[in-house]
RNA sequence: GGUCCCGUAGCUCAGUAGGAUAGAGCACAAGUUUCCUAAACUUGGGGUCGCAGGUUCGAUUCCUGCCGGGAUCACCA
Numbered sequence: 001g002g003u004c005c006c007g008u009a010g011c012u013c014a015g016u017a018g019g020a021u022a023g024a025g026c027a028c029a030a031g032u033u034u035c036c037u038a039a040a041c042u043u044g045g046g047g048u049c050g051c052a053g054g055u056u057c058g059a060u061u062c063c064u065g066c067c068g069g070g071a072u073c074a075c076c077a
Stems, first nucleotide, its partner, number of pairs: 001073007010026004019057001028044005050066005
């Protein structure tokens, strides 16, 4: 340098033949319970869906470029 894959909540991930207010588990906060803690249960907060454009009535999803990570091939003696 070429090709391919990935980027979604604090962490690990789901969700795409385009459709309204985007989800789970864990974590976190509050409450119930308990003498206290833990556990359990209930409730809640938390998101520019990597960034910028394009297509579309409508984009997390399709297209282009860029950024970051990974795999592979090639180059480099």